RNAcentral holds the full RNA, with entries from ENA, Greengenes and SILVA. Predicted 3D model of a 512-nucleotide part of an RNA (small-subunit ribosomal RNA, 5' domain) from an uncultured bacterium.
[in-house]
Context: one part of a larger RNA
RNA sequence: GAUGAACGCUAGCGGCAGGCCUAAUACAUGCAAGUCGAACGGGUGGUAGCAAUACCACUAGUGGCGCACGGGUGCGUAACGCGUAACCAACCUGCCCUUGACUGGGGGAUAGCCCGCCGAAAGGCGGAUUAAUACCGCAUAAACUAGCAGCCUGGCAUCAGGCAACUAGUAAAGAUUUAUUGGUCAAGGAUGGGGUUGCGUGACAUUAGCUAGUUGGCGGGGUAAGGGCCCACCAAGGCGACGAUGUCUAGGGGAGCUGAGAGGCUGAUCCCCCACACUGGCACUGAGAUACGGGCCAGACUCCUACGGGAGGCAGCAGUAGGGAAUAUUGGGCAAUGGGCGAGAGCCUGACCCAGCCAUGCCGCGUGCCGGAUGAAGGCCUUCUGGGUUGUAAACGGCUUUUCUCAGGGAAGAAAAAGGGUAUGCGUACCACACUGACGGUACCUGAGGAAUAAGCACCGGCUAACUCCGUGCCAGCAGCCGCGGUAAUACGGAGGGUGCAAGCGUUGUCC
Repeated sequence: GAUGAACGCUAGCGGCAGGCCUAAUACAUGCAAGUCGAACGGGUGGUAGCAAUACCACUAGUGGCGCACGGGUGCGUAACGCGUAACCAACCUGCCCUUGACUGGGGGAUAGCCCGCCGAAAGGCGGAUUAAUACCGCAUAAACUAGCAGCCUGGCAUCAGGCAACUAGUAAAGAUUUAUUGGUCAAGGAUGGGGUUGCGUGACAUUAGCUAGUUGGCGGGGUAAGGGCCCACCAAGGCGACGAUGUCUAGGGGAGCUGAGAGGCUGAUCCCCCACACUGGCACUGAGAUACGGGCCAGACUCCUACGGGAGGCAGCAGUAGGGAAUAUUGGGCAAUGGGCGAGAGCCUGACCCAGCCAUGCCGCGUGCCGGAUGAAGGCCUUCUGGGUUGUAAACGGCUUUUCUCAGGGAAGAAAAAGGGUAUGCGUACCACACUGACGGUACCUGAGGAAUAAGCACCGGCUAACUCCGUGCCAGCAGCCGCGGUAAUACGGAGGGUGCAAGCGUUGUCC
């Protein structure tokens, strides 16, 4: 100098930031991922109607998209995990953009609803019946896939790209209503990912040898894709003092602290990457997961039970217990930004924006200013009728009103989307109008009142700025180092005075 700090004493305000470093311990309760009726058939309610029916609203279910994002934590990991620089002629990519072509004609189910049954529950079973952008054939189809000859160009080895002929194979879905939006195939882009490599990235040699899918080959399997990734066979290799192997420790980086720098230390908040989601394993779905608030199995734990059987996973936001020197509210709002769904209105969003608590930090402001000597009283010191000091300090006079209290006014953050109009083939652009604020009657402004509401902490032997008296008497005690204390202690305790910082000041821990 610094700190995610803690402790002691003290404390007026504001702005901005930060706030479980320990038990990746266990969790009561609430919320944290839904949405679409312009995909579908029902149901309920309402309006109109005698009714049929039409329309509106809501919705359990089927279906679509999302749930792989966002949010948390740092267990594991010394590794292509991360950083940096490259490569993929060995790869994938939903939504988005551009381009080309197409969207023909059929079928059988199933949830829901209804009936019945089993179960304490969780839930399950059977029958009948129904729809779709759910599912399945058929047609058509190439620049796609597979096969097989040809030509051209290029390179980095296997080869890659282009042209063009033939054969075979492969697709689709409608909705609202007249113009949109969707669907299918293909090519390209963008974005996001996957893989490989050079270099860099802890400690210990009181760890010296390690290795059997091990190292390589051939052939296959698997994958989006190369590869012992996996398998059969063959060979006997591969790594290591340039530190293999082992053990311990640890998420990595941008960065932060310190330092003149080199360096040393750290990896909180914010951003990027990785890993994990009660512990271990496994796959399914999907463009994408081996999936925090999905599934299955095993285990530990907790809960319910009619004892037959079931349910759960806060390292999401709050909150509780425990641990600890120690770390906050079971708050408000979707107004803004962003995300999901939707044609849109809109719905959802503990992301986020705000508010609450804490001097935890940084920054700013204030606790008054001017005058005022009978240098008052009191305190302390003293060489004691006296003097010194506290000290212009107070009283007293004048002034100001930041702050405070009260009263009044009162924001920006919010202009879009929607609806209307104009232009336009469509996207879209422009114009005018309107609605929308959690924070918050907050910030801020004005006025009134009145010095009114506001100073402490540590130190004073040397280092190191700051000195005397009393008490104590190697006692009680102090102490960062040197060292003080045994009868005049500037070093202990108190007082007066002083010094340094100041809403803080000291102490302790840690780093430079």
It matches the Rfam family "Bacterial small subunit ribosomal RNA". Its family is annotated with structural constituent of ribosome and ribosome in the Gene Ontology.